[in-house]
Molecule: transfer RNA
Organism: Turneriella sp.
C1' cells in the first nucleotide's frame, strides 16, 4: 500500500438487538481492632470518534482515529 482482528468504568475483562452495562483489582466510607492489616458490608466510576440500518444499538453495516497480526 492489500486483507484481517481488536477497541466497555483508573487497570484486567463479561455482555449471540429489548441487562439496573456485570465481575476481579484499585479508590473511597463504614464495620470489626488498643492501632494497622485482613475479613464483612456499602458507594463511586465505562461502551474511542462520526454516520447509518432498525420501533429499538455496547451489540448489525460504512467511515475517521488508534493498536495488533499476515501479505507484498
Nucleotide at each position: 500500500g492489500g486483507u484481517u482482528c481488536c477497541a466497555u468504568c483508573g487497570u484486567c475483562u463479561a455482555g449471540c438487538g429489548g441487562u439496573g452495562a456485570g465481575g476481579a483489582c484499585a479508590c473511597g466510607g463504614c464495620u470489626c481492632u488498643g492501632u494497622c492489616a485482613a475479613a464483612g458490608c456499602c458507594g463511586a466510576a465505562a461502551u474511542a470518534c462520526g454516520g447509518g440500518u432498525u420501533c429499538g444499538a455496547u451489540u448489525c453495516c460504512c467511515g475517521u482515529u488508534g493498536g495488533g497480526a499476515c501479505c507484498g